RNA sequence: AGAGUUUGAUCCUGGCUCAGGACGAACGCUGGCGGCGUGCCUAAUACAUGCAAGUCGUACGGGGCCGGCGGGGUAGCUUGCUAUCUGGCUGGUCUAGUGGCGGACGGGUGAGUAACGCGUGGGCAACCUGCCCGCGAGACCGGGAUAACCCCGGGAAACCGGGGCUAAUACCGGGUGUGGCCGUGGCCUCGCAUGGGGUUAUGGUUAGAGGUGGCGCAAGCUGCCGCUCGCGGAUGGGCCCGCGUCCCAUUAGCUAGUUGGUGGGGUAAUGGCCUACCAAGGCGGUGAUGGGUAGCCGGCCUGAGAGGGUGGUCGGCCACACUGGGACUGAGACACGGCCCAGACUCCUACGGGAGGCAGCAGUAGGGAAUCUUCCGCAAUGGGCGCAAGCCUGACGGAGCGACGCCGCGUGGGUGAUGAAGGCCUUCGGGUUGUAAAGCCCUGUCGUUGGGGACGAAAGCCUGCCUGUGAAUAGCGGGUGGGGUUGACGGUACCUGAGGAGGAAGCCCCGGCUAACUACGUGCCAGCAGCCGCGGUAAUACGUAGGGGGCGAGCGUUGUCCGGAAUUACUGGACGUAAAGGGCGUGCAGGCGGUCUGGCAAGUCAGGUGUGAAAAGCCGGGGCUCAACCCUGGACUGGCACUUGAAACUGCCGGGCUUGAGGGCAGGAGAGGGGAGCGGAAUUCCCGGUGUAGCGGUGAAAUGCGUAGAUAUCGGGAGGAACACCAGUGGCGAAGGCGGCUCUCUGGUCUGUACCUGACGCUGAGGCGCGAAAGCCAGGGGAGCGAACGGGAUUAGAUACCCCGGUAGUCCUGGCUGUAAACGAUGGGUGCUAGGUGUGGGGGGUAUCGACCCCUUCCGUGCCGUAGUUAACGCAAUAAGCACCCCGCCUGGGGAGUACGGCCGCAAGGUUGAAACUCAAAGGAAUUGACGGGGGCCCGCACAAGCAGUGGAGCAUGUGGUUUAAUUCGACGCAACGCGAAGAACCUUACCAGGGUUUGACAUCCCCCGACGGCCUGUGAAAGCAGGUUUCUCCAGGCAAUGCCUGGGGCGGGGAGACAGGUGCUGCAUGGUUGUCGUCAGCUCGUGUCGUGAGAUGUUGGGUUAAGUCCCGCAACGAGCGCAACCCUUGUCCCUUGUUGCCAGCGGGUUGAGCCGGGCACUCAAGGGAGACUGCCGGUGACAAACCGGAGGAAGGUGGGGAUGACGUCAAAUCCUCAUGGCCUUUAUGCCCUGGGCCACACACGUGCUACAAUGGCCGGUACAGCGGGUAGCGAUGGGGUGACCCGGAGCCAAUCCCUUAAAGCCGGUCUCAGUUCGGAUUGCAGGCUGCAACUCGCCUGCAUGAAGUCGGAAUUGCUAGUAAUCGCGGAUCAGCACGCCGCGGUGAAUACGUUCCCGGGCCUUGUACACACCGCCCGUCACACCACGAAAGUCGGCAACACCCGAAGCCGGUGGGCUAACCUGGUGAGGGGGGCAGCCGUCGAAGGUGGGGCCGAUGAUUGGGGUGAAGUCGUAACAAGGUAGCCGUAUCGGAAGGUGCGGCUG
Repeated sequence: AGAGUUUGAUCCUGGCUCAGGACGAACGCUGGCGGCGUGCCUAAUACAUGCAAGUCGUACGGGGCCGGCGGGGUAGCUUGCUAUCUGGCUGGUCUAGUGGCGGACGGGUGAGUAACGCGUGGGCAACCUGCCCGCGAGACCGGGAUAACCCCGGGAAACCGGGGCUAAUACCGGGUGUGGCCGUGGCCUCGCAUGGGGUUAUGGUUAGAGGUGGCGCAAGCUGCCGCUCGCGGAUGGGCCCGCGUCCCAUUAGCUAGUUGGUGGGGUAAUGGCCUACCAAGGCGGUGAUGGGUAGCCGGCCUGAGAGGGUGGUCGGCCACACUGGGACUGAGACACGGCCCAGACUCCUACGGGAGGCAGCAGUAGGGAAUCUUCCGCAAUGGGCGCAAGCCUGACGGAGCGACGCCGCGUGGGUGAUGAAGGCCUUCGGGUUGUAAAGCCCUGUCGUUGGGGACGAAAGCCUGCCUGUGAAUAGCGGGUGGGGUUGACGGUACCUGAGGAGGAAGCCCCGGCUAACUACGUGCCAGCAGCCGCGGUAAUACGUAGGGGGCGAGCGUUGUCCGGAAUUACUGGACGUAAAGGGCGUGCAGGCGGUCUGGCAAGUCAGGUGUGAAAAGCCGGGGCUCAACCCUGGACUGGCACUUGAAACUGCCGGGCUUGAGGGCAGGAGAGGGGAGCGGAAUUCCCGGUGUAGCGGUGAAAUGCGUAGAUAUCGGGAGGAACACCAGUGGCGAAGGCGGCUCUCUGGUCUGUACCUGACGCUGAGGCGCGAAAGCCAGGGGAGCGAACGGGAUUAGAUACCCCGGUAGUCCUGGCUGUAAACGAUGGGUGCUAGGUGUGGGGGGUAUCGACCCCUUCCGUGCCGUAGUUAACGCAAUAAGCACCCCGCCUGGGGAGUACGGCCGCAAGGUUGAAACUCAAAGGAAUUGACGGGGGCCCGCACAAGCAGUGGAGCAUGUGGUUUAAUUCGACGCAACGCGAAGAACCUUACCAGGGUUUGACAUCCCCCGACGGCCUGUGAAAGCAGGUUUCUCCAGGCAAUGCCUGGGGCGGGGAGACAGGUGCUGCAUGGUUGUCGUCAGCUCGUGUCGUGAGAUGUUGGGUUAAGUCCCGCAACGAGCGCAACCCUUGUCCCUUGUUGCCAGCGGGUUGAGCCGGGCACUCAAGGGAGACUGCCGGUGACAAACCGGAGGAAGGUGGGGAUGACGUCAAAUCCUCAUGGCCUUUAUGCCCUGGGCCACACACGUGCUACAAUGGCCGGUACAGCGGGUAGCGAUGGGGUGACCCGGAGCCAAUCCCUUAAAGCCGGUCUCAGUUCGGAUUGCAGGCUGCAACUCGCCUGCAUGAAGUCGGAAUUGCUAGUAAUCGCGGAUCAGCACGCCGCGGUGAAUACGUUCCCGGGCCUUGUACACACCGCCCGUCACACCACGAAAGUCGGCAACACCCGAAGCCGGUGGGCUAACCUGGUGAGGGGGGCAGCCGUCGAAGGUGGGGCCGAUGAUUGGGGUGAAGUCGUAACAAGGUAGCCGUAUCGGAAGGUGCGGCUG
């Protein structure tokens, strides 16, 4: 730091996804040790049990127990003991009560709270502060009660009542007053204000408590702990203020104690905090009110930062303590382990009544994916009480449990190659696991076991010394020695001995992103998946294995947060076409604002000060062996506040200026707007005339109109709407929009001038106004047009397009609606930044008599274009450039501009405007293709013009189908179908039936045998099986040598196993070969250039060609594969060579004949060469290429024909030619054999043959080829047969002989238009040939038979010249079989105006939503399944308010007839006074009740649309002019897409 994913590819936009880090986690698999942390995120749910706040006897009385002293009584009785009872003094110990201090701290939790709650900085002249510290002063004299206790009583209990006694540091009165407070007066001083401080005089008022030590007989002296008054400090708190602090505007208005004032009350204190009265205010778009959510912060996580997220542990603050309310006490509470009341719940109960509150520590139940021990100790730290010892302390210190996190350690180290075995893979060679293991040599962490063994502890207490106080050697305070005592953790950390590699490795991943690959299994199944996507028989993507990668006591998954994401953009984004400029104006608030100058100092900048707690983070140092962790020092802490200063900029105040803006004056243009009036053309209608049979309409028609007189035409009239030409890319307006003429009212704007004002400006959330068409309401009007509707056509249908009619509407007036592709898809304003060229309006200059022309300037409106910009297209002074200001708006697609709610509307509807769910895209621009019922140019037997056919018949042949035991298989539009087949009777043969066979019919290797074979027999359909008989061979060596032995080879038989074999599958795993577009003229590359890029250029353009053929031009220049040429053949000539070819001349010779001699001239043969190149001439063209014409020539513009097939396309064809991966088969899917089948036959199609006849058939005669073939062959002469053919065999391995008479043709004859003397199918009989064999199933011959057929519907094929047509001949295959195929020659035409159309193709261009590419894409209804959502009669629940009723506790107020110790009075008696209390009354008041509304949620028969879902139905709307251009708004109609009307847009 980026990556994957939209496309055929590209760039951009844009979303989705991944790699990183983190966690109080959870889940899966796994798990050795230690340290340090951390652990109910859910039910602020309910809680059993124990513990968590007590302490002080040096405040007090009493009581219990124990002891001491001495006394009394009683009993026993050894007169002094024992036992017991009792009161006194005294000591110890315990403590229920009174009293004091503490239970307001510590600990928990996060419910509530959007708040001065928190954070930060300030203020209090508006406050309090127990214990603590300092200072000053003091503590005098009295009094009355009451718990405990005793007695009585009530109650189940909790507990309570009555009577009696008593103490205090409990309570009360009086005195004193350094002082405090209040009132009044004076002086000094300070403050921003209210006001504060000091001092003084005077009046009033206001305190107290003792306990315990030492000395002393006592008085008293002296300590300590307390007590009182006051001042100050410290600490802690209270209140107030500035600023900051989440989401929703589909919450826009809220507020009666509300805002302020005055008086009063209340508080420690300000305040509407409370109350009475008065006033009518206060808050809110800088977001009040309401709703939702939430404790806040230091910090923590992430991030480069800015920011985002978060608030668990630790620390600060707040709030809460079962829920709600309330006060009491107190320095402090409205009080977690206090009180009262109400409520819910739980428990006890004798039913009368009581008790309780774990959000303290443990623990339990429940909830949940999920979170611990009912542990030890007060040894340390801290807290409460106490003089102290000490007591209490679930704060705390520790231990336990959990891999929950972080950190550290280990599971061994070295050596070890026959690279062991095993596994996996394999091309079978090997590779890999892998130095890995074993083996050998070592080590000893952790764990195990034995031994030793801490730091944390110092205080306090006791006891010396010094010093202070003091009369004091008591005591007490401070300092300093000594001794004793104190450890939960814990026999832990740590140290050490021993033993032995011994006890200790897993998890995820391996298609790309992303590091790591093979095999097998599976076969769109099972499954995987974060995204893209894998799986349909060779899956690196599923599962397993081997191997590999990553991390490691962990590894993965899930969830959440930040990051990547510049994807909410402050840093740091956009808005012409991708999402996004408001339809337009006006304008309040707000934001922003020209120039000069003086001042101020709010912003700004600089210095200083305070604060910014600690912890955390960062840096340095240190401590645990390291680290995590901990300690310590430092820096930092963006911020806020105060203060001093600066004055450029912003701001504020003052003064000035004129250039912004506005005004005046003088001119100007215009479909700018409103109103009134007027005009002509045209359509229609009415009347009349003329006049007839049609008119009208369309692609063609029909409906319609017309003999009741239309259309046409003339005249007259009526009425409505719109204004031709001018007219323009022109003008005006803010936009919508505005078009005949005249008058009138009125807005804006331009130019000139520089006279006036002096910044008066720009923008503009809300608001207000305007706003095409359609539409709505009311009233008019209605000619034409014309949704709906009716009819006619079209069509498969036609709710459309076309036609005939036609209502709303279109028009006017008044009112509503408020939307459009309201578009330049481009908000407004200002300034700046090359030019060129039109056009509208005005000014100036020059020239002129004048108008033009020309130059210049301002405003408007177009085009082109530089820089710049843009993803590109494009924009480019009318910016989409460079900047500033203000507004609007966007944040993936669908759902959806929908739902709900609000507002507006008469309605239609508009405006504001979501979510669930779903997708991995949806998009923009451009590129290359392909396509178009787009365009241009051009080819081709493509059409046209012709000739002959096919399609009809019969037959042949192939195919489909059907049949069959099998009818083997393949080929399927062109480009399968007389194709693979250039030859299926057996064979072929792959198919079927049956019979056999198993190392095999064939290859290699091993062992044994010696033959095999032949002949014969049996069986059999054959193959085969069984048997008999006879018999090996070659080479080398040896020997006793016709033979034997050894070794080797050949051949054959037998045997075992490796293996053979397969026309079995996959042509969609392949090679090779082939078809096709297409013999079409194309397809590419290198370098350069252009473009961000795909790509373009070249290859386009102008000509030309059969051709990307050539020329010219050109940011291209070259090149390759194709084209052409080179090759073969044919056409002319020449040369060479003449046998088997030829025969002109010479000779011989015959009935005839190159038959012979001879010759090589000719023909010919086959070698070589010449020739043709637009070379020459004329014309056209551009001076080119080239074209046209001509000459010459056998041949002329590629002479004719052939071979030759670019890059590629069709997953085209072929696994059955061959080769080949994989799969399958192995007594069979192999092999052998016999027979059958491939030849079937209701049908259908293709390709052919023969015909339908007279340009013919038949008969007779007669002429002329070429290509080829031949020894298992061709086969002459001769003979036989009507013939096929047979007998026979000359010649020929072939320019020699044979096939071999070519046929059509020509001559003559016959037939005479007929199903025939046409046609020959079919069938019968008789033959011939081949072959082992012609039954299924060959060919040929003769005789007989003589079918369909009389020229072929729709449709369709071939051919442009030696071609079509027609005629025969040859060959391959082959025993035989040819209408097929491949060749050959003979005879030998017609037509082409032309390129509009059909088909195919090439080039350029255009549109595109196509790219498996139009056989494409794609829309809507309907049907089915699933999902989420809306509506809905209602139903259920929650929340916050409001009105009224009731009204607990309690504070406050009133009253207080009842009760009443202290003080006063009194004869100090009763009593009285004063005060207080109960009780009662009242205000407030929680819960509760009643009521009508509000908001939210859940649910609901049914209903509505929406989304999703391989192969459903109907149509074809859109994309190419998508076949009616599309789209927007609106209205209307229709199964549906949609159609139509009106207006608008060009995308």
Small-subunit ribosomal RNA from a metagenome, 1547 nucleotides, folded computationally. The coordinates come from a structure-prediction model, not an experiment, and the mean pLDDT is 86. It matches the Rfam family "Bacterial small subunit ribosomal RNA".